[in-house]
A computed fold for a 99-nucleotide RNA from Albidovulum sediminicola, annotated as Glycine riboswitch aptamer. The source organism's lineage runs through Bacteria, Pseudomonadati, Rhodobacterales, Paracoccaceae and Albidovulum. Rfam family: Glycine riboswitch aptamer. Rfam's curators write: This family represents the bacterial glycine riboswitch. Of the family's consensus pairs, 90% are formed in the model. Its mean pLDDT, the model's own confidence on a scale to 100, is 77.
RNA sequence: CCGUCAGGAUCGGGAGAAUCCGGCAGGGGCUUGGCCCCGACCGGUGCCGAAGGAGCAACCGCCCCGGUAAACUCUCAGGCGCAAGGACCGUCCUGAUGA
Numbered sequence: 001c002c003g004u005c006a007g008g009a010u011c012g013g014g015a016g017a018a019u020c021c022g023g024c025a026g027g028g029g030c031u032u033g034g035c036c037c038c039g040a041c042c043g044g045u046g047c048c049g050a051a052g053g054a055g056c057a058a059c060c061g062c063c064c065c066g067g068u069a070a071a072c073u074c075u076c077a078g079g080c081g082c083a084a085g086g087a088c089c090g091u092c093c094u095g096a097u098g099a
Base pairs, nucleotide, nucleotide: 002098003097004096005095006094007093008092009091011090012089013088018045020044021043022042023041026038027037028036029035030034046080047079048078052076053074054073055072059067060066061065
């Protein structure tokens, strides 16, 4: 100096899917008619995959059986206006390691 791996950063980028329906603590507005608006939380239906989690082909272990990957599959969890979060990518820093 280069590569690989791990960790960190107040750095840059970063997708999908209902601003759905009902109940309701509370708050606000008004023409005072109890009507309208917002709404934590709870429930329901539909939907999404890129936190996390689970599953497996080749392969390995002699066999039963077991082990084992992903951005694939599932949708438990999470999410479905903005925001936030976000796998992953880049930049910088630190450490380990290889030639």